[in-house]
This is a predicted structure of a 71-nucleotide RNA (transfer RNA) from uncultured Ruminococcus sp.
Its mean pLDDT, the model's own confidence on a scale to 100, is 81.
Rfam family: tRNA. From the family's description: Transfer RNA (tRNA) molecules are approximately 80 nucleotides in length. It is annotated as a transfer RNA.
The organism belongs to Ruminococcus, within Bacteria.
RNA sequence: GCGGGUGUAGUUUAGUGGUAAAACGCCGGCUUCCCAAGCCUGAGUUACGGGUUCGAUUCCCGCCAUCCGCU
Numbered sequence: 001g002c003g004g005g006u007g008u009a010g011u012u013u014a015g016u017g018g019u020a021a022a023a024c025g026c027c028g029g030c031u032u033c034c035c036a037a038g039c040c041u042g043a044g045u046u047a048c049g050g051g052u053u054c055g056a057u058u059c060c061c062g063c064c065a066u067c068c069g070c071u
Base pairs, nucleotide, nucleotide: 001070002069003068004067005066006065007064010024011023012022013021018054026042028040029039030038048062049061050060051059
């Protein structure tokens, strides 16, 4: 330099055009003499910039990061 994969919550991951989700973690509450465990509740997320579309995590382009391969 060329080609390909990946990027979604603090972490690990689902989600093939129609209200973004689970587990763990975090705030608050219940329980307990206290802690742990358990139960209830809440906050928080589509790497970034454009395009297509009535509507984009999803399709297209660019860019950034990371991984693999080729030279």